[in-house]
RNA sequence: CUCUCCGUCUCGGGGUGCUCUGAACGUGCUGCGCGCAUAUCUUUGCGCGCAUGUCAGGGCUGAGAGAAACCCGCAGCACCUGAACGCGGUAAUGCGCGCGUAGGGAAGACGGAGAUUCACAUU
Numbered sequence: 001c002u003c004u005c006c007g008u009c010u011c012g013g014g015g016u017g018c019u020c021u022g023a024a025c026g027u028g029c030u031g032c033g034c035g036c037a038u039a040u041c042u043u044u045g046c047g048c049g050c051a052u053g054u055c056a057g058g059g060c061u062g063a064g065a066g067a068a069a070c071c072c073g074c075a076g077c078a079c080c081u082g083a084a085c086g087c088g089g090u091a092a093u094g095c096g097c098g099c100g101u102a103g104g105g106a107a108g109a110c111g112g113a114g115a116u117u118c119a120c121a122u123u
Base pairs, nucleotide, nucleotide: 002115003114004113005112006111007110008109009108010107011073012072013071014070017060018059019058020057021056022055024054025053026052027051028050033048034047035046036045037044079104080103081102085098086097087096088095
C1' cells in the first nucleotide's frame, strides 16, 4: 500500500399486509330480509341486519404489520419492480417456495484486529 473482519460517528434508504371481536361512533344501501309504527293510493319513517370506515382489543407471518422501534446502505437476506405472476398451502394474506447470481436500489469519515506485499535497518 492492498484486502478481510469488527466497531463508532454523521448522513441517508425502506416496509406496515391478512383476519376475528364490539359497549361504541360515522357513512352508505334502498338491493334484500325481519320487527315496530304509519298508511290502506299498499306508501313513508324508525330500529335490527348487511357493506364500509374510525377507534379499542385479540389471532397469523415476520426483525418490524404506526411500535419510535426494527431492518438496510454497493448488494446472491433492506426494499421496490415484474405482479391482479407460477406452484403449493392457509381461516385468510404480498404465508412458503419459485421467478432470482433478474431489472432497479440509499455512503462517507474515523478507530481496532488480522492477513498479505514491498522498502529500509540490524543480527
Predicted 3D model of a 123-nucleotide RNA (TPP riboswitch aptamer (THI element)) from Volvox carteri. The RNAcentral record of the sequence draws on Rfam and Ribocentre. The prediction has a mean pLDDT of 76.